[in-house]
Record summary
Small-subunit ribosomal RNA, central domain from an uncultured Rhodocyclaceae bacterium, 349 nucleotides, folded computationally. The full RNA is in RNAcentral, with records from ENA and Greengenes.
Context: one part of a larger RNA
RNA sequence: CUGGGCGUAAAGCGUGCGCAGGCGGUUCGCAAAGACAGGUGUGAAAUCCCCGGGCUUAACCUGGGAACUGCGCUUGUAACUAGCGGGCUAGAGUGCGGCAGAGGGGGGUGGAAUUCCACGUGUAGCAGUGAAAUGCGUAGAGAUGUGGAGGAACACCGAUGGCGAAGGCAGCCCCCUGGGCUAGCACUGACGCUCAUGCACAAAAGCGUGGGGAGCAAACAGGAUUAGAUACCCUGGUAGUCCACGCCCUAAACGAUGGCGACUAGUUGUUGGGGGAUGAACUCCCUUAGUAACGCAGCUAACGCGUGAAGUCGCCCGCCUGGGGAGUACGGUCGCAAGAUUAAAACUC
Repeated sequence: CUGGGCGUAAAGCGUGCGCAGGCGGUUCGCAAAGACAGGUGUGAAAUCCCCGGGCUUAACCUGGGAACUGCGCUUGUAACUAGCGGGCUAGAGUGCGGCAGAGGGGGGUGGAAUUCCACGUGUAGCAGUGAAAUGCGUAGAGAUGUGGAGGAACACCGAUGGCGAAGGCAGCCCCCUGGGCUAGCACUGACGCUCAUGCACAAAAGCGUGGGGAGCAAACAGGAUUAGAUACCCUGGUAGUCCACGCCCUAAACGAUGGCGACUAGUUGUUGGGGGAUGAACUCCCUUAGUAACGCAGCUAACGCGUGAAGUCGCCCGCCUGGGGAGUACGGUCGCAAGAUUAAAACUC
């Protein structure tokens, strides 16, 4: 390489967009590049194979044949692939009507709660734990009432729910904006699928500059526990958590399951549309796009998956090849740094 694989054994890039490339619906015509068939030239000898011969056999040598699966030329075929030209509408898309939604960005605003401040009432405790202590409090705490400040997050609704490509998204209102679903009609006419390189987005933590800082809380300090306790528990507490702008680019970035399309029993729940049975409500039926539970065939090492496949197939991409060494070293690229990415070997079992 061939072959075999990638839910959990090694293996799906975190996600999308997309150039090149690969692959590509239906019909008619043309030509004949690929393809196929006939003819022909060539494909040295040796080697390989078959049938003989020679050394006592064999290896070896030798005669003949076949083969040399290839290439060129030529004649033909036109189903298929490619090409060119003309059509089509079932793929894809556009317009018009509706619908749902924590989809994204910006601005505004509300109540509960924590903390702090001021004042009133009031007096000896409060807080904390397994038990304590550190801590707070007679300079009046905790409790309670009134007023104020500030930051962050949005109880109930709330879901087994919804939206988004993923990360992710939740009080309420307004502005800007993306996508989806749906009924029918019209239109374009294969405009499609996938995608190395590339580009964009990407939780948390972290970094830079400037703000902000209520609560929480790495580090840190103290109190306990303990043989010790650089921990678990307690009292404090700084970065950070929040905002703006700029970086970082990782994750159990998980459905541990790449994308698109086709096909293959059903049942039940639920979300958003559409249609129908009745005039409405209730209820039921059909259909479609999601989201869940079970389950036939089939698949699977088993677990399990099962029309949302891990079933049966097609196309394209990524990835795997014993464990450790190691996602490390070196080099390259990127980064302010932290580091990220690409990625070995010796040696060893």